[in-house]
Context: one part of a larger RNA
RNA sequence: CACCGCCCGUCACGCCAUGGAAGUCAGCAGUACCCAAAGCCGGUGGCCUAACCUUCGGGAGGGAGCCGUCUAAGGUAAGGCUGGUAACUAGGGCGAAGUCGUAACAAGGUAGCCGUACCGGAAGGUGCGGCUGGAUCACCUCCUU
Numbered sequence: 001c002a003c004c005g006c007c008c009g010u011c012a013c014g015c016c017a018u019g020g021a022a023g024u025c026a027g028c029a030g031u032a033c034c035c036a037a038a039g040c041c042g043g044u045g046g047c048c049u050a051a052c053c054u055u056c057g058g059g060a061g062g063g064a065g066c067c068g069u070c071u072a073a074g075g076u077a078a079g080g081c082u083g084g085u086a087a088c089u090a091g092g093g094c095g096a097a098g099u100c101g102u103a104a105c106a107a108g109g110u111a112g113c114c115g116u117a118c119c120g121g122a123a124g125g126u127g128c129g130g131c132u133g134g135a136u137c138a139c140c141u142c143c144u145u
Base pairs, nucleotide, nucleotide: 003108005105008101009100011098013095014094015093016092018090019089020088023085024084025083026082027081028080031077032076033075034074039070041068042067043066044065047063048062049061052059053058111132112131113130114129115128116127117126118125119124
């Protein structure tokens, strides 16, 4: 301070963080396909070739070159995961003196509350079921003194 009390919700304003979100940006790992350097390996080797063999002709072996498998990087495609940002959107918190009403607290002026359904600017209202943590009046039972 103490009913000229207390108090509820919508709405408006300001600040704060959060959720959703078309889009957008970045990162990460992978998949399929395309292309494919160097290199290993395999094949070929008509061209080249010091060591070995040789009857001096060449042979063996090796190499360049070429082909193939594997494959880094690169490219294409559809996605995945993570993060940033974001029109818009949802509620939440906080904020001396804003708006509308007055739901609750006294029987709060329709007792209140719980669950549920529907409805309503908002608190809320109505229906159904439940509770007494309801006032008042009367009666009954039980307990204590």

About this RNA
The prediction has a mean pLDDT of 81. Small-subunit ribosomal RNA, 3' minor domain from a Fidelibacterota bacterium, 145 nucleotides, folded computationally. Its Rfam family is "Bacterial small subunit ribosomal RNA".